Overview:
A computed fold for a 101-nucleotide RNA from a Dehalococcoidia bacterium, annotated as SAM riboswitch aptamer (S box leader).
RNA sequence: CGCUUAUCGAGACGGGGUGGAGGGACCGGCCCUUUGAAGCCCCGGCAACCUGCCGCAAGGUAAGGUGCCAAUUCCGGCCUCCGUUCGGAGGAAGAUGAGAG
Numbered sequence: 001c002g003c004u005u006a007u008c009g010a011g012a013c014g015g016g017g018u019g020g021a022g023g024g025a026c027c028g029g030c031c032c033u034u035u036g037a038a039g040c041c042c043c044g045g046c047a048a049c050c051u052g053c054c055g056c057a058a059g060g061u062a063a064g065g066u067g068c069c070a071a072u073u074c075c076g077g078c079c080u081c082c083g084u085u086c087g088g089a090g091g092a093a094g095a096u097g098a099g100a101g
Base pairs, nucleotide, nucleotide: 001101003099004098005097006096007095008094014043015042016041017040018039022032023031024030026077027076028075029074044069045068046067049065050064051062052061053060054059073093078091079090080089081088082087
C1' cells in the first nucleotide's frame, strides 16, 4: 500500500507540561478553538477486536497489544431501490480491529 472480514445510534468526553493557529479524513454546510487548535510527553478514563485466565460450550473475568475519550462516522455528497419533493432503506466512501499478502 491495496485485499478479505467484523464493527461503527452506546461509553469515556478529565488534569498537568510543552506548543502557538488551527481542528472536525476529503468537498459543501454547520460547528469547536486565544476562556488556547493541531502535534508531542506524563497522568486519568472508556470499550473489549486480539491476548491471558476460568469454562465442554454459552459465557465470565483481567486489561498485556491496538483503538478511542464534542456533535450518529456532526450532517450531506456518489450509486441503487421504495415512497415522493422531502423522507426511508441498502451500498459506496471513511475509521478501527483481526487475518493473509
The model forms 97% of the base pairs in the Rfam consensus.